Predicted 3D model of a 71-nucleotide RNA (transfer RNA) from a Patescibacteria group bacterium. The sequence was found in a public genome assembly. Its mean pLDDT, the model's own confidence on a scale to 100, is 81. Lineage of the source: Bacteria > Bacteria candidate phyla. Rfam family: tRNA. By type it is a transfer RNA.
RNA sequence: UGCGGGUUGGUGUAAAGGUAGCACGUCGCUCUCUGGAAGCGAAAAUUGGGGUUCGAAUCCCUGACCCGCAG
Numbered sequence: 001u002g003c004g005g006g007u008u009g010g011u012g013u014a015a016a017g018g019u020a021g022c023a024c025g026u027c028g029c030u031c032u033c034u035g036g037a038a039g040c041g042a043a044a045a046u047u048g049g050g051g052u053u054c055g056a057a058u059c060c061c062u063g064a065c066c067c068g069c070a071g
Stems, first nucleotide, its partner, number of pairs: 001070007010024004018054001026042005047063005
């Protein structure tokens, strides 16, 4: 430098173009002598910018970063 893949809450991981979900973690409450376990609830995310579309995590363009392959 070229090609391919990837980037979603704190972490891991889903999501036919139609309410962004699940698990763990965190916080609150219940339970308990205390803690843990268990139950209930809450906060928290789409890598940046632009385009297409009634509607974009998803499609298109262009950047950033990571990984792999080739030179």